[in-house]
Molecule: transfer RNA
Organism: Candidatus Nomurabacteria bacterium
RNA sequence: GCAUCUUUAGCUCAGUGGUAGAGCGUCCCGUUCACAUCGGGAAGGUCGUAAGUUCGAUCCUUACAAGAUGCA
Numbered sequence: 001g002c003a004u005c006u007u008u009a010g011c012u013c014a015g016u017g018g019u020a021g022a023g024c025g026u027c028c029c030g031u032u033c034a035c036a037u038c039g040g041g042a043a044g045g046u047c048g049u050a051a052g053u054u055c056g057a058u059c060c061u062u063a064c065a066a067g068a069u070g071c072a
Stems, first nucleotide, its partner, number of pairs: 001071007010024004018055001026042005048064005
């Protein structure tokens, strides 16, 4: 330099056009003498950035950024 892939909650990851979810973690409540386990609840996301297509974009297209792999 070229090609491919990835970027979503604190972490690991789902989500193939119609207002974004799970597990773990954090906080609160219940349970216990207490802790753990278990049950219930809550907080936490400008879906990497910008533009385009569309009535509508996490999803399709383009550019850029970061990372990974391969080739040279």